Predicted 3D model of a 75-nucleotide RNA (c-di-GMP-I-GGC riboswitch aptamer) from a Candidatus Acetothermia bacterium. The coordinates come from a structure-prediction model, not an experiment, and the mean pLDDT is 87. The source organism's lineage runs through Bacteria, Bacteria candidate phyla and Candidatus Bipolaricaulota. It matches the Rfam family "c-di-GMP-I-GGC riboswitch aptamer". Rfam links the family to the GO term cyclic-di-GMP binding. The family has 40 seed sequences and 1,298 matches in Rfam 15.1.

RNA sequence: CGCGAAAAAGGCAAACCCGGAGCGAUCCGGGGACGCAAAGCUACGGGUCUCACUGAGACCGCCGGGCUACCGCGC
Numbered sequence: 001c002g003c004g005a006a007a008a009a010g011g012c013a014a015a016c017c018c019g020g021a022g023c024g025a026u027c028c029g030g031g032g033a034c035g036c037a038a039a040g041c042u043a044c045g046g047g048u049c050u051c052a053c054u055g056a057g058a059c060c061g062c063c064g065g066g067c068u069a070c071c072g073c074g075c
Stems, first nucleotide, its partner, number of pairs: 001074004011036002016031006034061001040067003044064003047059005
């Protein structure tokens, strides 16, 4: 620098259930695993969604961009 053996170590954790916060989208904790090689971080562009809608919010596990990184293999 490149790649991800339907591989391994290690990691994350959808739906659903319980408790909590919020008007809500949704979020937090526990259980649980559908999946993930950045499913780590970031609302920067597009997109979707919510509301007490000239505005204020939610989602990075929708796509793209930016930043960072473990293990293994190859050069």